[in-house]
RNA sequence: GAAGCUGGUCAGGCAGUCGCCGCGCAUUUUAAAUGCGGGGAGGAAAGUCCGGGCUCCACAGAGCAGAAUGCCGGUUAAUGGCCGGACACCGCGAGGUGAUGAACAGUGCCACAGAAAACAUACCGCCGAUGGCUGUGAAAGCAGAUCAGGCAAGGGCGAACCGGUGCGGUAAGAGCGCACCGCGCGCUCGGCAACGGGCGUGGCAGGGUAAACUCCAUUCGGAGCAAGAUCAAAUAGGCUGACCAUGACGUGGCUCGCGUCGUCAGCGGGUAGAUCGCUUGAGCGUCAGGUAACGAAACGCCUAGAGGAAUGACUGUCCACGACAGAACCCGGCUUAUCGGCCAGCUUCACCC
Numbered sequence: 001g002a003a004g005c006u007g008g009u010c011a012g013g014c015a016g017u018c019g020c021c022g023c024g025c026a027u028u029u030u031a032a033a034u035g036c037g038g039g040g041a042g043g044a045a046a047g048u049c050c051g052g053g054c055u056c057c058a059c060a061g062a063g064c065a066g067a068a069u070g071c072c073g074g075u076u077a078a079u080g081g082c083c084g085g086a087c088a089c090c091g092c093g094a095g096g097u098g099a100u101g102a103a104c105a106g107u108g109c110c111a112c113a114g115a116a117a118a119c120a121u122a123c124c125g126c127c128g129a130u131g132g133c134u135g136u137g138a139a140a141g142c143a144g145a146u147c148a149g150g151c152a153a154g155g156g157c158g159a160a161c162c163g164g165u166g167c168g169g170u171a172a173g174a175g176c177g178c179a180c181c182g183c184g185c186g187c188u189c190g191g192c193a194a195c196g197g198g199c200g201u202g203g204c205a206g207g208g209u210a211a212a213c214u215c216c217a218u219u220c221g222g223a224g225c226a227a228g229a230u231c232a233a234a235u236a237g238g239c240u241g242a243c244c245a246u247g248a249c250g251u252g253g254c255u256c257g258c259g260u261c262g263u264c265a266g267c268g269g270g271u272a273g274a275u276c277g278c279u280u281g282a283g284c285g286u287c288a289g290g291u292a293a294c295g296a297a298a299c300g301c302c303u304a305g306a307g308g309a310a311u312g313a314c315u316g317u318c319c320a321c322g323a324c325a326g327a328a329c330c331c332g333g334c335u336u337a338u339c340g341g342c343c344a345g346c347u348u349c350a351c352c353c
Base pairs, nucleotide, nucleotide: 001349002348003347004346005345006344007343008342009341010340012318013317014316015315016314017313018312020040021039023037024036025035026034027033028032042324046335047334049333050332051331052330053329054224055223056222057221061256062255063254064253066220067219068218069217070216071085072084073083074082075081086100087098088097089096090095101215102214106213107212108209109208110207123155124154125151126150127149130148131147133144134143135142136141163181164180165179166178167177168176182204183202184201185200186199187198188197189196190195228276229275230274231273238267239266240265241264242263243262247261248260249259250258283301284300285299286298289294
């Protein structure tokens, strides 16, 4: 100097004028109006993909089916989140990714190609020692082609085919034997564990696939702020039909249990305004401890609550010239969109000293 990796942070600022919403105080003509004070959209508010708080069913249990998760440990209210670690793969590296339990519990599937995708078999091939054939020879033998037979080491096909490399051995080969690796088993060491190391032993064999069905382990009521609560108003607690205690109904399905005594469907008529829920929270900040996520006690802080939906308009100035984009019960995550700026740590390359 260049190229990268990881983490954090900002999100236009300042001033003036008019305007909007909540809260506190004061005054008034107390429905309301006026004045003063202070407050008023995000890092994703988005998606509605997860987990909860809260409300109701409701006094609410057990099982089956079903669904979710899937290496180990920690954290949390909880999770499939987050942190740390193990293993596998990618990267020169800093780092990144992982739908990471079980294939002798069982059932499926592995197209095409290829001899063959399984108690195997031979397309091109190698051998032909032993038995046979031919030539030669008195015979022994020698030579030749290969039949019987032996082989799966070489080549081919394929994503993948009777473990890999090397040496010996053989007629030619083959774990046939040996060394190392791999695999199984035993013992031992380190680690909470996932897992890793060491020693010994055995020539030891068809593989893959479970984001196929399945098995194993763990977890799981439902519906949702349009939840729900209170006050007010109003009528025709009307008519018809079905079931009816051996019954009906009770917030996912089925069964048992438990509870209540009526339940459901259609037609027709009347009323529908207001308040609460609604923002003090598993809240935020500092911090012991902890590799980290997290976080005890103590102290401090209060940070939007609209209701057809509040922060808008104008002027001046600075600058990084502003992208994606607006709360609707709340919180913890994940995912997606995104202009530009700043900070910290780490890696690689080139050159110079």
Molecule: Bacterial RNase P class A
Organism: Pseudomonadota bacterium